[in-house]
Large-subunit ribosomal RNA, domain II from an activated sludge metagenome, 682 nucleotides, folded computationally. The coordinates come from a structure-prediction model, not an experiment, and the mean pLDDT is 84. RNAcentral holds the full RNA, with entries from SILVA.
Context: one part of a larger RNA
RNA sequence: GCCUACGAGUUACUCCUUACUAGCGAGUUUAAUUCCGAAGGAAGGAAGGAGGCGCAGCGAAAGCGAGUCUGAAUAGGGCGAGAUAGCUAGUAGGGGUAGACGCGAAACCAGGUGAUCUACCCAUGGCCAGGUUGAAGGUGGGAUAGUCUCCCACUGGAGGACCGAACCGGUAAACGUUGAAAAGUUUUCGGAUGAGCUGUGGGUAGGGGUGAAAGGCUAAUCAAACCUGGAGAUAGCUCGUACUCCCCGAAAUGCAUUUAGGUGCAGCGUUGGGCAAUCUGUUGUGGAGGUAGAGCUACCAAUAGGGCUAGGGGGCUUCACCGCCUACCAACCCCUGAUGAACUCCGAAUGCCACAAUGGAGUACCAGCAGUGAGGCGUGGGGUGCUAAGGUCACACGCCGAGAGGGGAACAACCCAGACCAACAACUAAGGGCCCUAAGUCAGUGUUAAGUUGGAUAAACGAUGUGAGGAUGCUAAGACAGCUAGGAUGUUUGCUUGGAAGCAGCAAUUCAUUUAAAGAGUGCGUAACAGCUCACUAGUCGAGCGUUCUUGCGCGGAAAAUAAUCGGGCAUCAAGCCCGCCACCGAAGCCAUGGGUCAGCAAUGACGGUAGGGGAGCAUUACGGCAGCGCCGAAGGUGUGGCGUGAGCCAUGCUGGAGCGGCCGUAAAAGCAGAUGUAGGC
Numbered sequence: 001g002c003c004u005a006c007g008a009g010u011u012a013c014u015c016c017u018u019a020c021u022a023g024c025g026a027g028u029u030u031a032a033u034u035c036c037g038a039a040g041g042a043a044g045g046a047a048g049g050a051g052g053c054g055c056a057g058c059g060a061a062a063g064c065g066a067g068u069c070u071g072a073a074u075a076g077g078g079c080g081a082g083a084u085a086g087c088u089a090g091u092a093g094g095g096g097u098a099g100a101c102g103c104g105a106a107a108c109c110a111g112g113u114g115a116u117c118u119a120c121c122c123a124u125g126g127c128c129a130g131g132u133u134g135a136a137g138g139u140g141g142g143a144u145a146g147u148c149u150c151c152c153a154c155u156g157g158a159g160g161a162c163c164g165a166a167c168c169g170g171u172a173a174a175c176g177u178u179g180a181a182a183a184g185u186u187u188u189c190g191g192a193u194g195a196g197c198u199g200u201g202g203g204u205a206g207g208g209g210u211g212a213a214a215g216g217c218u219a220a221u222c223a224a225a226c227c228u229g230g231a232g233a234u235a236g237c238u239c240g241u242a243c244u245c246c247c248c249g250a251a252a253u254g255c256a257u258u259u260a261g262g263u264g265c266a267g268c269g270u271u272g273g274g275c276a277a278u279c280u281g282u283u284g285u286g287g288a289g290g291u292a293g294a295g296c297u298a299c300c301a302a303u304a305g306g307g308c309u310a311g312g313g314g315g316c317u318u319c320a321c322c323g324c325c326u327a328c329c330a331a332c333c334c335c336u337g338a339u340g341a342a343c344u345c346c347g348a349a350u351g352c353c354a355c356a357a358u359g360g361a362g363u364a365c366c367a368g369c370a371g372u373g374a375g376g377c378g379u380g381g382g383g384u385g386c387u388a389a390g391g392u393c394a395c396a397c398g399c400c401g402a403g404a405g406g407g408g409a410a411c412a413a414c415c416c417a418g419a420c421c422a423a424c425a426a427c428u429a430a431g432g433g434c435c436c437u438a439a440g441u442c443a444g445u446g447u448u449a450a451g452u453u454g455g456a457u458a459a460a461c462g463a464u465g466u467g468a469g470g471a472u473g474c475u476a477a478g479a480c481a482g483c484u485a486g487g488a489u490g491u492u493u494g495c496u497u498g499g500a501a502g503c504a505g506c507a508a509u510u511c512a513u514u515u516a517a518a519g520a521g522u523g524c525g526u527a528a529c530a531g532c533u534c535a536c537u538a539g540u541c542g543a544g545c546g547u548u549c550u551u552g553c554g555c556g557g558a559a560a561a562u563a564a565u566c567g568g569g570c571a572u573c574a575a576g577c578c579c580g581c582c583a584c585c586g587a588a589g590c591c592a593u594g595g596g597u598c599a600g601c602a603a604u605g606a607c608g609g610u611a612g613g614g615g616a617g618c619a620u621u622a623c624g625g626c627a628g629c630g631c632c633g634a635a636g637g638u639g640u641g642g643c644g645u646g647a648g649c650c651a652u653g654c655u656g657g658a659g660c661g662g663c664c665g666u667a668a669a670a671g672c673a674g675a676u677g678u679a680g681g682c
Stems, first nucleotide, its partner, number of pairs: 001682006011098003015095010027053003033047004057064002067079004101240002104237001108230006119204009128194001130163003133159001137155007167191003172187004206222001208218003243617006253266005267372002269369005277363001278361010293346001294344002300340002304336004309330001311329002313326004375400006382393003405416003420595003427589001431585002434569003440582001444579001446577002453571002461556002465553010482540005488513003493507003519534001523532002596607004618671001620668007628660002636655008
C1' cells in the first nucleotide's frame, strides 16, 4: 500500500420550544395503585380525578381585580384586559441535563508496588603480578673543648609517591547505526596501597529518598517512578464522520467580548405561514450636500519678480540735533505670475432621500432550522508605503471563492460566455485562418530591411537609415560636388620680442592699391623665413543643390548562466506593422430536434453550485399482519442478459446444499475510501 471484517449525531427524561397527525374542547388529562386477562408472565381492557396544564391579571407583600402597581392624585407612566383556545398522546426539527458524533493529550488526585538496576549508608568477608624511589627513626664513624650542633656510611621501609598487569574506568578515532549489542567492538588512553575495587546480608520510597551536585540516580521509565482507580478528566485544538436523486442557496461584514483561528446579537441562506403593509429599473418633480474642477485684493496658510514706501540694518556728515545715500532686510498698498487633505467668493457629473407615473419582483413581517463572522484577485478614484510589493487600509463595481465550456502555448481571478440530459445538425462571441491545427498562402493602398517584428521588458542621449508634409536660401545671367588656373601689392601693418614675416601674444578707423578675385588671413608647417591649404575668383561640366521644422517605421544605447527558443516549424510586395473590403472557422452561448423534473388550465418558463436549509426515494436486520417459494434445489458464490435518472432491481447458466422472498406497517447495533483508524491476511 491493497483485500476482508469492525469503525463515529445515540439513548434516557412528568424538562423547554416549534411543526404536523389524532381525540376531546372552555375545558382537557389521569399518576401511583387495584381488578380482569392466562398454567404463569406479557399485550390488552376496566377502575382510580390525587395532581397537572388552561380559562385573569397586577403588586415585594397585605391585597384588590378587567384591572392593578407607583403616587397626595379621579394626573402621567409600567404590566395587563379589550378580536377567548386549550389539553392529552404520537412522530419529526432544535434546545437543556447527562461522557452526548467518534478517536486523541501534556497533566491532577487517591490507594498501593518497588533500592535483585542504580545513589548513599550500616554489618561482615575478599582482592591489588612485578619493578622503581628511599621520608622519619636507629646504629657506627668523623668534625668539635663538647653529652649541643653539623657531616658521612650502614640500617630502616614512609607515601591520597613513580612505572606497569589483574581489577576499576571510559580520553581520542574508526567501525557499528533494520547492530553480534535498545550503548558494543578494535586500537589508543586514565587510576592501579587508596577519598581504592569487590562478594554477601541489611537500611533510606515518590513532592519522598539518595546525590564529592550532572536536575544526576531511584528496575531499558525521572524538572517528580510504576500499578490500579476517580475516568468515557478536560481539549474554544487537529483528524475522521459511511446510500441515491430533486429544489433553493450563503458568508468571510457591523457591534461587543481576558476578545482576536472562539462566542453572543445583527446582516446574508433556507422551509412554513402571510399577503402588498416591501424592494427595485426608467422618466418627471422637489430636496439635502461641498467632492472633481476652479478660484483666491473672498478668509486662512504658503508664495516668484517688479513698483511705491512705513520700520530696521549699513555708510556719510555733525559737538549735538537736523539731514543725505543705499544693486541690504522688509509690513500695508499697486502690477504681473501662481500653490493647498486638514483654505473656499464658487462649484458639477454620479450617487443619496421623498413623491408621482410606468415596468419588474412571491417582498415586508412572524415562526422553525442553519452556516458564515481567516477571504482573494482585477478595474476606478483615494489613504499609507518609495505615485515599491503577488504590500497594507477603507469605498464602488466585477469575478474567483461555490463556475464547468471557448480564447489567452501552459496559467483560480484577464477576454468571451453562465453547463437539466442526448446526438457525427446549424449560426455566432472572444479569438483566429502557411504547417503542426478547424478556417484566405484572400483582394486593395502604404510602410519596415532591423528577423525590427510575429514577444512579458526600456530611457536619457546619439546618428546624412528611410517614408510623408511644411518653411526658407542658391540656381540655364549655370547653382552644388569634382577637375584646371589664380589666390597678388604697400607689407616683414604697428607694438612686443633673441626672433614674431597672415598664422606665440597685445593693439587697431583689419586700412589702402592692382584686380575676374584674393582676409593685415581658415588650418597644417618653420627657430624665424620658406612650403602646403582655405576663404574668394575665372574656366570646364550641365540640373537641381543646401538649411530648418513637424511626423510614420526603423538603428545604436541593450550584460547571465542549455547554442537558442515568437508555443514550435518558420516567415521579408510577410505568415511583420498602419488602414479599410468580402466571405469563412470558432463554445456546454443562441437556434432547431427528441427526452426528463418542477410551476402553470394552457401557451410557455425554470433547472451551475461549496457551507447550509428543504423534499422524494433505494438498500440492510428484526418484529406484526396478509399472501407465498424451496432437495423437481433456499440463502450464499461466480458468469450472462435485461429494466430503472440513480441508490438499486429482475430473469437465467454453473456452483452450493436448507432455508428464503413479496405486499402493508413497525422498530433500528441501518449503508465506509480516508480517522499516521482497530484486527487478520497478502